This is a predicted structure of a 486-nucleotide part of an RNA (small-subunit ribosomal RNA, 5' domain) from Arenicola marina. The coordinates come from a structure-prediction model, not an experiment, and the mean pLDDT is 85.

Context: one part of a larger RNA
RNA sequence: GAAUGAACGCUAGCGAUAGGCUUAACACAUGCAAGUCGAGCGAGUAGGUUGGUUUCGGCCAACUGAGAGCGGCGAACGGGUGAGUAAUACGUAAGAAUAUACCUAUUAGUAAAGGAUAAUAUCGAGAAGUCGAUGGUAAUACUUUAUAGUCUCUACGGAGUAAAGGUGCAAACCGCUAAUAGAUUAGCUUACGUCUGAUUAGAUUGUUGGUAAGGUAAAAGCUUACCAAGUCUAUGAUCAGUAGCUGGUCUGAGAGGAUGUACAGCCACACUAGGACUGAGAUACGGCCUAGACUUCUGAGGAAGGCAGCAGUGAGGAAUAAUGGGCAAUGGAGGCAACUCUGACCCUGCCAUAUCGCGUGAGUGAAGAAGGCUUUCGAGUCGUAAAGCUCUUUCAGUAGGGAAGAUAAUGACGGUACCUACAGAAGAAAUCCCGGCGAAUUUCGUGCCAGCAGCCGCGGUAAUACGGGAGGGAUUAGCGUUAUUC
Numbered sequence: 001g002a003a004u005g006a007a008c009g010c011u012a013g014c015g016a017u018a019g020g021c022u023u024a025a026c027a028c029a030u031g032c033a034a035g036u037c038g039a040g041c042g043a044g045u046a047g048g049u050u051g052g053u054u055u056c057g058g059c060c061a062a063c064u065g066a067g068a069g070c071g072g073c074g075a076a077c078g079g080g081u082g083a084g085u086a087a088u089a090c091g092u093a094a095g096a097a098u099a100u101a102c103c104u105a106u107u108a109g110u111a112a113a114g115g116a117u118a119a120u121a122u123c124g125a126g127a128a129g130u131c132g133a134u135g136g137u138a139a140u141a142c143u144u145u146a147u148a149g150u151c152u153c154u155a156c157g158g159a160g161u162a163a164a165g166g167u168g169c170a171a172a173c174c175g176c177u178a179a180u181a182g183a184u185u186a187g188c189u190u191a192c193g194u195c196u197g198a199u200u201a202g203a204u205u206g207u208u209g210g211u212a213a214g215g216u217a218a219a220a221g222c223u224u225a226c227c228a229a230g231u232c233u234a235u236g237a238u239c240a241g242u243a244g245c246u247g248g249u250c251u252g253a254g255a256g257g258a259u260g261u262a263c264a265g266c267c268a269c270a271c272u273a274g275g276a277c278u279g280a281g282a283u284a285c286g287g288c289c290u291a292g293a294c295u296u297c298u299g300a301g302g303a304a305g306g307c308a309g310c311a312g313u314g315a316g317g318a319a320u321a322a323u324g325g326g327c328a329a330u331g332g333a334g335g336c337a338a339c340u341c342u343g344a345c346c347c348u349g350c351c352a353u354a355u356c357g358c359g360u361g362a363g364u365g366a367a368g369a370a371g372g373c374u375u376u377c378g379a380g381u382c383g384u385a386a387a388g389c390u391c392u393u394u395c396a397g398u399a400g401g402g403a404a405g406a407u408a409a410u411g412a413c414g415g416u417a418c419c420u421a422c423a424g425a426a427g428a429a430a431u432c433c434c435g436g437c438g439a440a441u442u443u444c445g446u447g448c449c450a451g452c453a454g455c456c457g458c459g460g461u462a463a464u465a466c467g468g469g470a471g472g473g474a475u476u477a478g479c480g481u482u483a484u485u486c
Stems, first nucleotide, its partner, number of pairs: 001486004006482005013358006019351002021316001026314003030311003035073003040070002047064007080269003090193006098186002103182008111145004120135006151160003165174003195241003202232003207229008244266004248259004271292005294305004322348001324347003330344001331342004361391004371382004395427001397422005405413001430475005435456003441470005451458002
C1' cells in the first nucleotide's frame, strides 16, 4: 500500500447492488418447511341441499360431499451444516466387470381364475401412546393357471419367467407386462497430485498372493476353508497433530505466499453409537429398530421427542437480521386436467458490513463588517468566508398520473420504479492528524505532574510531541483504532 463474512470509538442525508453466528456439530417453547391422485378402490361415509312422508321424535329417495382408510407416485430431490475425514475424500486423466424409477424410440402382448385384508360395526384392554377378539367389503393391493417372438439357465435334448385396469356416447387417451436401444444418473477400478512432525522407524496376520466355494447390480480377501509367506517402508511406512476438497478469492510485476465466506461442482453428517427394512435409488435431516445421554408426560405399569430446514428463544461471544408477504415469476412433487402443495424461490423488513452513484447549493459580493485568534501594537489572519444582491431545485418532501416484469387470463413486490406539478437554500458534515518517518504551527494552561506514544521518543517553567483555543493538512457519509493475510 492492498484486502476482510470483521469488531470497537466518534459521526451519519439518500439510493442501487451484494453480504450478514467466523464462537457452542450447545440446548431448544411456538408456528410453518412433502405432499398429491376420486380418471385405481370400497364404505351408496359424517355433514349439507332438495323432494316426499310424519305419531313432529324422525323416516325414505335423489344430488352434493369434508375428514379418514386401502392402493399408486413422490418423500433418496430441493434446503442446512462442516463435526468427522490426510484418503472408502477431492482434482486431473484413463478404464471395465455393472445397475438405472420417471423420459425417448422400437418390437410383442395385455388371456383365465381365486382367496384375503384395512376401512367400518359390535365387544373388550389401557392413564396415555395404542392394542386385541368377532363379524364384514373392494381394488391398478395379493395369489394361482395359461401363453413366451424376446429374455434367463442349459448337459443344446430342454427347463424357467409376465400383465391391470381406468376415463369417455364414441373416436381416442391415460396406463400395465416382457424385451432391445438411447438418454440421464449412480456404483466400481487404476495412475498422478494434495498440510506439519523422525524429540514418531519399523508396520501388517485377512495381513500379501494363489485354488475352491459363497456373495454382490458389478471386478475384488468383499467373506469363508485350504495352501504359500508374503506386502508397505528414509522417494518417510506406521503413529501423532491439524484440516472438508475444488473452480475460485486476496495479495504480488511475476514467481510465489495466504485463503476456501458468498455463488457453482464433489464429499461427509443429521442428538451420540450401531443396524437393517422398504425401494429403481437410502443404510434415509422433518422413516423404522436397539442401546446411551438429555428433555417432557404419567394413573409409576409405561410412553413421547430430536431446528447443522425458515423464522424465533436461551446460552456462548468483540460480533451477525423478521416468530414478515406471496406462490405473480423461475423451478420441483402429484394429477388426463382443473388444480393442490412448495420457509426451494421471488419479494419486503433490519444493519454504513462492503462496493458503486448522488447530495448537503450556484453566481456575485471589500465597508476587507462585527466577532474570535495572533501581534513587533503598525497590523495580520479566519476571509469572498459571512451578510447583502441575483439564481437554481438534483436528493429528500407534498400532490397528481403510473408501468414492464404476463401470454387471452392470473402481480406478492406496489400505488413500487418512473413521469409531471408545487414550495423553499430550504431538511442534510463529520472524523483523524499537524516533532521526524509523513501533508499540515502558533498561543494559553501544565511543570518527569497530568498525560502522549506505531518506532525513535516527548513532559523536571518559554513543550510546534501532554490538555484547551485559533489556524492548517488528509479523507469524506464516513473517519480513526484493533485483529488477521499478502

RNAcentral holds the full RNA, with entries from SILVA.